[in-house]
Molecule: SAM riboswitch aptamer (S box leader)
Organism: Mesobacillus subterraneus
């Protein structure tokens, strides 16, 4: 990098460093010197993994381990397709989809 399979409306700081950008991409929206991004440190959470209960299959409860995650629904949105509104041009809601993220596995 690619490909499978599950998640993706919950959760998590009035901390230290440090200084200008970030929110993937498009097109809006927005965070940001009342300090972003980033690192450290603290939480958060349970996907793996590890104990311990229970068990047919499994669940369930802990975290000393590997990720990971801590503005905003994955900020929204792209492509379809119903309905409603409404008048040529769109708007709103819904679903499925597309992109992406995290995991865990095979290449």
């Nucleotide at each position: 990098c690619u490909c499978u399979u599950a998640u993706c409306a919950a959760g998590a700081g009035u901390g230290g460093c440090a200084g200008a950008g970030g929110g993937a991409c498009u097109g809006g929206c927005c965070c940001u010197a009342u300090g972003a991004c980033g690192c450290c440190c603290a939480g958060c959470a349970a996907c793996c993994g590890u104990u311990c209960c229970a068990u047919c299959g499994u669940g369930g409860a802990a975290u000393u381990g590997g990720u990971g995650c801590u503005a905003a629904a994955u900020c929204c949105u792209g492509c379809a397709a119903a309905a409603c509104u409404a008048u040529u041009a769109g708007g709103u809601u819904u679903u499925g989809g597309a992109a992406g993220a995290u995991a865990a596995g095979a290449g």